Background:
Predicted 3D model of RNase P RNA and transfer RNA as a complex of 466 nucleotides. Rfam match: Bacterial RNase P class A. By type it is a ribozyme.
RNA sequence: CGAGCCGGCCGGACGGCCGCGCCGGGGUGAAACCCGGUGAGGAAGGUCCGGGCUCCACAGGGCCGGGUGGUCGGUAACGCCGACCCGGGGUGACCCGCGGGACAGUGCCACAGAAAGCAGACCGCCCUUGGCCGGGCUUCGGCCGGGCCAGGGGUAAGGGUGAAACGGUGGUGUAAGAGACCACCAGCGCCCGGAGUGAUCCGGGCGGCUCGGUAAACCCCACCCGGAGCAAGGUCAGAAGGGCCGCAAGGCCUGCGCGAGCGUUCGAGGGCGGCCCGCCCGAUGCUCGCGGGUAGACCGCAUGAGGCUGUCGGCAACGGCAGUCCUAGAUGGAUGGCCGUCGGCCCACGCAAGUGGGUGCACAGAACCCGGCCUACAGGCUGACUCGCCCG
RNA sequence: GGUCAGGUAGCUCAGUCGGUAUGAGCGUCCGCCUGAAAAGCGGAAGGUCGGCAGUUCGACCCUGCCCCUGACCA
Numbered sequence: 001c002g003a004g005c006c007g008g009c010c011g012g013a014c015g016g017c018c019g020c021g022c023c024g025g026g027g028u029g030a031a032a033c034c035c036g037g038u039g040a041g042g043a044a045g046g047u048c049c050g051g052g053c054u055c056c057a058c059a060g061g062g063c064c065g066g067g068u069g070g071u072c073g074g075u076a077a078c079g080c081c082g083a084c085c086c087g088g089g090g091u092g093a094c095c096c097g098c099g100g101g102a103c104a105g106u107g108c109c110a111c112a113g114a115a116a117g118c119a120g121a122c123c124g125c126c127c128u129u130g131g132c133c134g135g136g137c138u139u140c141g142g143c144c145g146g147g148c149c150a151g152g153g154g155u156a157a158g159g160g161u162g163a164a165a166c167g168g169u170g171g172u173g174u175a176a177g178a179g180a181c182c183a184c185c186a187g188c189g190c191c192c193g194g195a196g197u198g199a200u201c202c203g204g205g206c207g208g209c210u211c212g213g214u215a216a217a218c219c220c221c222a223c224c225c226g227g228a229g230c231a232a233g234g235u236c237a238g239a240a241g242g243g244c245c246g247c248a249a250g251g252c253c254u255g256c257g258c259g260a261g262c263g264u265u266c267g268a269g270g271g272c273g274g275c276c277c278g279c280c281c282g283a284u285g286c287u288c289g290c291g292g293g294u295a296g297a298c299c300g301c302a303u304g305a306g307g308c309u310g311u312c313g314g315c316a317a318c319g320g321c322a323g324u325c326c327u328a329g330a331u332g333g334a335u336g337g338c339c340g341u342c343g344g345c346c347c348a349c350g351c352a353a354g355u356g357g358g359u360g361c362a363c364a365g366a367a368c369c370c371g372g373c374c375u376a377c378a379g380g381c382u383g384a385c386u387c388g389c390c391c392g
Numbered sequence: 393g394g395u396c397a398g399g400u401a402g403c404u405c406a407g408u409c410g411g412u413a414u415g416a417g418c419g420u421c422c423g424c425c426u427g428a429a430a431a432g433c434g435g436a437a438g439g440u441c442g443g444c445a446g447u448u449c450g451a452c453c454c455u456g457c458c459c460c461u462g463a464c465c466a
């Protein structure tokens, strides 16, 4: 210098005018209004996991069901994160892996192929029996060798199919062959020694000689999981209708009316995936249909597994300690609009410095709150590392 | 805001516990019938199974992520 790889961070800045939500102060009977402060994100998103919180027995037992899946750690927890192991890819930095089990069992493996999982054998190869037909030689007695058909037997080396074919190479051996036997290699199982917390790795020995794939198919093993969700849940007000008081105006109580069905200790129904048990609630009850009313206020609700800085422990994820900071809170839902200067981006001109014009300019936008994952993202800054070439 | 369901031919839907996408009704086109049309009869075309990855020899089907549509909850 070129190419690459893995992170971290930012993602417009300043000013003016107008406007919106919330908070504090003033003001007001209550408002209006005035002043000051404050007001989106790295993903606020998808709602895919895990928790806090709330209610239902503070959450019980069993079966079904669902989830996770190398090991050791981290964490409130996780399907997340870190380190390591194994397998695969890359010259390398590094990247990818839903990474337990296919000798517990079952299923499936289309087409092709002889055969698709447990053994068997289509062509072929070899031996043999019988029949038929030629050939060569001949001392005419025979001898040698071949082809076709049918039968019996031995083989799995060769052929070809497929995603996948019953270890590979070489030799011995044989009628032909074959782990039948031998050497080396690959792979499997068992045992021993060493290293490591462990997954696993290294070394040695023995064995039968070789075993297919698929569990993001059922299933088996280990571990985990009660359900629902802030429209959870709670408090208050109010309503049509009904009842009581009152001459009336109105006041008080209840918290809708009508119908049908079921049920009240021999118990309907409920306790928010299904079934059984157990426990609890349960009669002003439960279910269904028809008709009607309100769809308001407050709490939950923002101090939290919180952020930042320093230090200590740890390879790291992360944790301990100390200091410091308080940082949106709506309920038809605020966080916006216009302008100027600078900065981006695009176009044109110019050798260049630059000049002129255009463009608000990435993805997107809180709604109970956190930890993750995933997805979207114009442009820019920055750190470590790798490979190639060149110079000293 | 929360919780679910679905996406297959132009339209409305079946389908498969992995093996050529196998289809139905309506519609479209062509032919027959008719003077012409409708109805009827016969035939044909038409599909990236919402998209992208992964598992598998092989995916509409299994798994993950994304897109679109619809329903329910005070």
Stems, first nucleotide, its partner, number of pairs: 001388004006383005012342007020039007041363001045374002048372005053229004060277005065225005070084005085099001086097004100220002105218002107214003122159002124155010135144003167185006186210001188207008233299004241254005256291007269281003306325008343361001344359006393465007402418005411449001420436005442458005